[in-house]
Context: one part of a larger RNA
RNA sequence: UGACGGGGGCCCGCACAAGCGGUGGAGCAUGUGGCUUAAUUCGAGGCAACGCGAAGAACCUUACCUGGGCUUGACAUUCUGGGAUUAACCUGAUGAAAGUCAGGGGAUUACCGCAAGGCGUAACCAGAACAGGUGCUGCAUGGCUGUCGUCAGCUCGUGUCGUGAGAUGUUCGGUUAAGUCCGGCAACGAGCGCAACCCACGUUGUUAGUUGCUACCAGGUAAUGCUGGGCACUCUAACAAGACUGCUCGUGUUAAGCGGGAGGAAGGCGUGGAUGACGUCAAGUCCGUAUGGCCUUUAUGCCCAGGGCUGCACACGUGCUACAAUGGCUGGUACAAUGGGACGCAAUACCGCGAGGUGGAGCAAAUCCUUAAAACCGGCCUCAGUUCAGAUUGCAGUCUGCAACUCGGCUACAUGAAGUCGGAAUCGCUAGUAAAGGCGUAUCAGCAACGGCGCCUUGAAUACGUUCCCGGGCCUUGUACA
Numbered sequence: 001u002g003a004c005g006g007g008g009g010c011c012c013g014c015a016c017a018a019g020c021g022g023u024g025g026a027g028c029a030u031g032u033g034g035c036u037u038a039a040u041u042c043g044a045g046g047c048a049a050c051g052c053g054a055a056g057a058a059c060c061u062u063a064c065c066u067g068g069g070c071u072u073g074a075c076a077u078u079c080u081g082g083g084a085u086u087a088a089c090c091u092g093a094u095g096a097a098a099g100u101c102a103g104g105g106g107a108u109u110a111c112c113g114c115a116a117g118g119c120g121u122a123a124c125c126a127g128a129a130c131a132g133g134u135g136c137u138g139c140a141u142g143g144c145u146g147u148c149g150u151c152a153g154c155u156c157g158u159g160u161c162g163u164g165a166g167a168u169g170u171u172c173g174g175u176u177a178a179g180u181c182c183g184g185c186a187a188c189g190a191g192c193g194c195a196a197c198c199c200a201c202g203u204u205g206u207u208a209g210u211u212g213c214u215a216c217c218a219g220g221u222a223a224u225g226c227u228g229g230g231c232a233c234u235c236u237a238a239c240a241a242g243a244c245u246g247c248u249c250g251u252g253u254u255a256a257g258c259g260g261g262a263g264g265a266a267g268g269c270g271u272g273g274a275u276g277a278c279g280u281c282a283a284g285u286c287c288g289u290a291u292g293g294c295c296u297u298u299a300u301g302c303c304c305a306g307g308g309c310u311g312c313a314c315a316c317g318u319g320c321u322a323c324a325a326u327g328g329c330u331g332g333u334a335c336a337a338u339g340g341g342a343c344g345c346a347a348u349a350c351c352g353c354g355a356g357g358u359g360g361a362g363c364a365a366a367u368c369c370u371u372a373a374a375a376c377c378g379g380c381c382u383c384a385g386u387u388c389a390g391a392u393u394g395c396a397g398u399c400u401g402c403a404a405c406u407c408g409g410c411u412a413c414a415u416g417a418a419g420u421c422g423g424a425a426u427c428g429c430u431a432g433u434a435a436a437g438g439c440g441u442a443u444c445a446g447c448a449a450c451g452g453c454g455c456c457u458u459g460a461a462u463a464c465g466u467u468c469c470c471g472g473g474c475c476u477u478g479u480a481c482a
Base pairs, nucleotide, nucleotide: 001482002481003479004478005477007476008475009474010473011472012471013470015466016465019429020428021427022426023425026321027320028319029318030317031316032315033314034312035311042053043052064307065306066305067304068303069302070301073130077129078128079127080126081125082124089104090103091102092101093100094099111118112117132296133295135294136293137292141290143285144284145283146281148279153192154191155190156189157188158187159168160167161166172183173182174181198273199272200271201270203241204240205239206238207237208236209235212231213230216229217228218227219226244267247261248260249259250258251257323422327381328380329379330378331377332376339370340369341368344363345362349358350357351356388419393414394413396411397410398409399408435458436457437456438455439454440453441452
């Protein structure tokens, strides 16, 4: 100087407390361990691995296994020798395919030359350099990422102090979300962080008015901005204004600020996002890519078929669905937003109980398409393993796809398991939040999505407080630790 302490002081955080909803019990989904296996490819491992890499494992993917094949190779560049009827393409044999063998076929070509041809070139053959490797090492690395932590810290120059390591500044008194600002001070300044500058949302104005809107005028319909005017309003999307403790009262050191008030759409960081200092964990990644070294080269490379990654006494994580009456079933009826659409989205209509099918108006879309559901209004059920719950299984269908056996989704009928609110323990959340409800979308032929990322609808409770648990910041103290 640090680190540590079941030392002290001050302070903060959904850290506790106060509340609301869960997990831990059940069934299923998914990931992991273990076991099994020819293989169940590999990585990730407290927080910070475990719905993670994977924004899509039937084939492909695919890296694994078994079997069949290839060896200058699936791909790149170059050299040497041979090389004008050899390649693409078509056909046949064999085969599970890959491949192998045989036959047909006949493109292109610079220079010299009238031409024949010569020297070459593409392809092919032989050979040599080399290719290739998701093989190893993340403890050889780059790059990227996680984490402490959006925590308020981390440093430097000059000066001063100290023999020196180093100290001071950065400590102290206030204050702040903040090393934020003020005051003081052997310090005076500065840098990286904080804040601001950026984006979105909330208010208003200006400009613009179609594909959007419809107050007013007119036309028209069974009905609808449907149509002609119109651009007020809503909205769209560009610019601008607006919030700064600016005003006021109190308080404070006449300070920084803090408490109240006015006005205001918004008030003291308005709300949310993007943004992550010096560093820590030899943290993660050689299987995204790059890359040193090592290993491999008729195989640890490449092609193909089938299988596996989906196995199942069990254990754990993360979720979904429930256990019901604030509910279930049934009839009626209302209101969104974000998005997506041509190898596409698909309306009206018709068929089917339904998944879906037939068909194809319109739409490269503010124009066309893409059903909101909880809610609300009626009816039935009356506390039961039930008109709760839906696992499992049987049978019949449907869709995608070359192909649903291993191993897809969905539908109908039948079947109707566990489960009556969950031990110890444990998680999230402070407001348009939690909780509840649906909708969209990337990946994608299809889908194991109950996952991820978004969107809107309904919409709470509680915070006395900082003693305690956890994590963190500053000062100080002890230390046989570095």